[in-house]
RNA sequence: CUCUCAUCAAGAGAGGUGGAGGGAAACGGCCCGAUGAAGCCCGGCAACCCGCUGUCCUGACAGGACGGGUGCCAAUUCCGGCGGUCUAUGCUAUGCCGCAAGAUGAGGG
Repeated sequence: CUCUCAUCAAGAGAGGUGGAGGGAAACGGCCCGAUGAAGCCCGGCAACCCGCUGUCCUGACAGGACGGGUGCCAAUUCCGGCGGUCUAUGCUAUGCCGCAAGAUGAGGG
C1' cells in the first nucleotide's frame, strides 16, 4: 500500500503539564478553544485480539476485565457524495434503507 471480515445512535476526569490551535486528509459548512486547543503524563471507557473462566467437545459459543496487545474518551464516522423510498411540496427539506468514502480491530498478500 492492498484484499477479506466485523463494528461504528452507547460509554469515558471540574487532574497535572503545555501553550494555540483543534474537529484524520483536501475543499465547503458548522462547531470546539485563554472559563484555556494540540501534544505529553496520570486517570477513565470499551472489549476487537491473546491469555483467563465455563459449556459443549476441540473449534465454536458464553462470560469476565485480573494480565498483555491495540483502540477510544465534544457534537451519528459533527455534516457534506450516489441510488431508492415516505411525507410535505414544487424541484428543496426531513426521516428511513442501501452503496460509496473513512476510522478501528483481526486475519491474508